Overview: The RNA shown here (SAM riboswitch aptamer (S box leader)) has 106 nucleotides and comes from a Fidelibacterota bacterium.
[in-house]
RNA sequence: GAUUUAUCCUGAAAGGUGGAGGGAACAGGCCCUGUGAAACCUUAGCAACCUACCGAAUCUUCGGACAAGGUGCUAAUUCCUGCCUCAAUAAGAGGAAAGAUAAGCU
Numbered sequence: 001g002a003u004u005u006a007u008c009c010u011g012a013a014a015g016g017u018g019g020a021g022g023g024a025a026c027a028g029g030c031c032c033u034g035u036g037a038a039a040c041c042u043u044a045g046c047a048a049c050c051u052a053c054c055g056a057a058u059c060u061u062c063g064g065a066c067a068a069g070g071u072g073c074u075a076a077u078u079c080c081u082g083c084c085u086c087a088a089u090a091a092g093a094g095g096a097a098a099g100a101u102a103a104g105c106u
Stems, first nucleotide, its partner, number of pairs: 001106001003104006013043005021032003026082004044074003049070003053064004078098001083095004
């Protein structure tokens, strides 16, 4: 980098350095930001994908408990929308696509 599966309407902060951007890409919105953006460092926290544990299954597993380890995350539904279906000059609902995270495979 590609690919498979699962989840994505919950939850979770401070300090230091830094000095203007950021909210994945593109576009339209709408937000955050010198009362300090991105990025980096430290500590804290949230969550429960994997390992370890218990039980049941019987090999692509299910349920439970824990939070030690490996990741991840800590504004707004993945901030909303853009493609399709229903509804329609709509409101709105559902599904895709793309993305993020984990584990597997390559």

The organism belongs to Fidelibacterota, within Bacteria. The model forms 97% of the base pairs in the Rfam consensus. It matches the Rfam family "SAM riboswitch aptamer (S box leader)". Its family is annotated with regulation of gene expression in the Gene Ontology.